Molecule: Bacterial RNase P class A
Organism: Candidatus Kuenenia stuttgartensis
RNA sequence: GGAGCGGACCGGACGAUCGCCGGCCGGCGGUUGCCAGGGUGCCUUUGGUAUCUGUGGUGCAUGCUGGCGGGAGGAAAGUCCGGGCUCCGUAGGGUGCGAUGGUGGGUAACGCCCACCGGCCGCGAGGCCAGGGAAAGUGCCACAGAAAACAAACCGCCUGCGGAGUUCGCUCUGCGGGUAAGGGUGAAACGGUGAGGUAAGAGCUCACCAGCAGGCCGGGUGACCGGUCUGGCUCGGUAAACCCCAUCGGGAGCAAGGCCAAGCAGGAAGGAGUUCGAUGCAACCCGCGUUCUGCGCAGGUGGUGUCGGCACGAAACGGCCCGUUUCGUCAUUCCUUCCGGGUCGGCUGCUGGAGGCGUCGGGCAACCGGCGUCCUAGAGAAAUGGUCGUCGCCCCGCGAGCCUUCGCAGGCUCGCGAGGAACAAAACCCGGCUUACAGGUCCGCUCCAGUC
Numbered sequence: 001g002g003a004g005c006g007g008a009c010c011g012g013a014c015g016a017u018c019g020c021c022g023g024c025c026g027g028c029g030g031u032u033g034c035c036a037g038g039g040u041g042c043c044u045u046u047g048g049u050a051u052c053u054g055u056g057g058u059g060c061a062u063g064c065u066g067g068c069g070g071g072a073g074g075a076a077a078g079u080c081c082g083g084g085c086u087c088c089g090u091a092g093g094g095u096g097c098g099a100u101g102g103u104g105g106g107u108a109a110c111g112c113c114c115a116c117c118g119g120c121c122g123c124g125a126g127g128c129c130a131g132g133g134a135a136a137g138u139g140c141c142a143c144a145g146a147a148a149a150c151a152a153a154c155c156g157c158c159u160g161c162g163g164a165g166u167u168c169g170c171u172c173u174g175c176g177g178g179u180a181a182g183g184g185u186g187a188a189a190c191g192g193u194g195a196g197g198u199a200a201g202a203g204c205u206c207a208c209c210a211g212c213a214g215g216c217c218g219g220g221u222g223a224c225c226g227g228u229c230u231g232g233c234u235c236g237g238u239a240a241a242c243c244c245c246a247u248c249g250g251g252a253g254c255a256a257g258g259c260c261a262a263g264c265a266g267g268a269a270g271g272a273g274u275u276c277g278a279u280g281c282a283a284c285c286c287g288c289g290u291u292c293u294g295c296g297c298a299g300g301u302g303g304u305g306u307c308g309g310c311a312c313g314a315a316a317c318g319g320c321c322c323g324u325u326u327c328g329u330c331a332u333u334c335c336u337u338c339c340g341g342g343u344c345g346g347c348u349g350c351u352g353g354a355g356g357c358g359u360c361g362g363g364c365a366a367c368c369g370g371c372g373u374c375c376u377a378g379a380g381a382a383a384u385g386g387u388c389g390u391c392g393c394c395c396c397g398c399g400a401g402c403c404u405u406c407g408c409a410g411g412c413u414c415g416c417g418a419g420g421a422a423c424a425a426a427a428c429c430c431g432g433c434u435u436a437c438a439g440g441u442c443c444g445c446u447c448c449a450g451u452c
Stems, first nucleotide, its partner, number of pairs: 001448010012391007020071002023068006033058004037053007073423001077434002080432005085253004092322004097249005102116005117131001118129004132244002137242002139238003154183002156179010191209006210234001212231008257348004266339006273310001275309007283301003287297004311329006355374008393420002396417008
């Protein structure tokens, strides 16, 4: 000097002027209200009560006005994950469905973040991985090729029987058998190299290597890593294919909900035992007793009320099943279905937090803890904007100076002129991920070239 990798941040500034939203502190004014006073009526007359009254004080809302300080993002976006919060009476079990997938940590939690392991890419700093299971099963692997998974013989090699030719070495051919070492096809063809062996070959055997399965030792919290030994010699890939395994998951959502005000109009259809027990009440029947027309005790019948059980119906819990709870079961109730009407107003939820900043400690880190300090939008059809001036940033052109070079090209500084300014607006809140972004600054690291 050049080319890269990783991380953090800014993304216009200042002034003037006019204009918005909300908070706090005032001032003027303030007859809905409160206190005092006054008038009148009534009464139980040092008083009470009802009603009227702006005479004084105080004072809500609304209105006017002054001051102080505050007012969009690093993604506010996508609505993709996870929660806080609210409601569904309880938030149960199973199934189904969905999501995640190496290990260990972090976190309120996560599909996120950190560190590590393994694999791949890169000279490297680093980056990427939908990273459990293919000997549980099913499916797929186009075309080419003989054959794409306990698959297979196109060319070839060897051999038995036969035929033809022959220079007697052999050549061609038909049938049967053996073979997968050589060649070919393909992304991939049942390990690789070498030697022996064989009719020819083959892990058939051996040596070395790779892979797989397993034993032992060592390191590590662990995933795994290293070393050594044994073995059959070696049964492809694909699961962001179905599937299997492990783990996790109630639902709906601020248009959730809560309060106030206002307002209407209901109608029709259907529904589930006319069951069992206990008990209270009244009635009736009957027996005994008796102080004899009254009462007491025992029993029975139906009615009605309450409690409980069984059964049935409905509702709540994402679908289904089980279970639980509640309501109802002959009707003024309850439930279901259909038709119709009213309310689409105001307040709240709504911003002090799993919060920010600084510092110290722990940890490789993500992050956690202590101490101190700060309050940084809450709109409600949607507020933070408009204009002017100066400066800054970027691009282009021109000029000057300097550095570098043989020169060109290039770089830096200054001046002038013209132009431009990225992605893009909170709406209950927070932690992430993903996507978009003109231009600029800083930090750390890697590689290349040259010089000292």